[in-house]
RNA sequence: UCAGCGACACGGCAAACCCGCCGCGAGGUGGGGACGCAAAGCCACGGGGCCCGUCGGGCCAGCCGAGCCACCGAA
Numbered sequence: 001u002c003a004g005c006g007a008c009a010c011g012g013c014a015a016a017c018c019c020g021c022c023g024c025g026a027g028g029u030g031g032g033g034a035c036g037c038a039a040a041g042c043c044a045c046g047g048g049g050c051c052c053g054u055c056g057g058g059c060c061a062g063c064c065g066a067g068c069c070a071c072c073g074a075a
Stems, first nucleotide, its partner, number of pairs: 005073002012037002017032006035062001041068002045065003048060005
């Protein structure tokens, strides 16, 4: 230094629910709020779920897998 791993420390994110706004909708977003998270950071490539629908298009990564980036450094 790297990988594995997850003690320490500094911190980080933010479920459900409530309010406002956007959207036909799934859902997104701002604020409140914390169930939790060592990738609960990014990514729609694969599987899966959801929405609209004529072909088809869209949404969800805090469902699983893959890929990329990343804080700390004990055993």